[in-house]
């Protein structure tokens, strides 16, 4: 320089023709225990990285642009 690849909850990470956003972990609350630990039952928490475009409708397709991580040179 030029090419792929990734970006979703606080951390790891799902998401099947475009049509209501999820797990496990962590958190807050509540129950057992004399306390911790642990279990158990309930909650909260997301402008889907960003900025157009397509579409009745986009986390899903296109295009820029950031950022990280690869491969060529």
């Nucleotide at each position: 320089g030029g090419g792929g690849c990734a970006u979703u909850a606080g951390c790891u990470c799902a998401g099947u023709u475009g049509g209501u956003a999820g797990a496990g972990c962590g958190c807050c609350u509540c129950a057992a225990u004399g306390g911790c630990a642990u279990u158990g039952a309930g909650g909260a928490g997301g402008u889907c990285a960003u900025c157009g475009g397509u579409u009745c409708g986009a986390u899903u397709c296109c295009g820029g642009u950031a950022u990280g991580c690869u491969c060529c040179a």
A computed fold for a 73-nucleotide RNA from a Verrucomicrobiales bacterium, annotated as transfer RNA. Its Rfam family is "tRNA". The family's RNA type in Rfam is transfer RNA. Lineage of the source: Bacteria > Pseudomonadati > Verrucomicrobiota > Verrucomicrobiia > Verrucomicrobiales.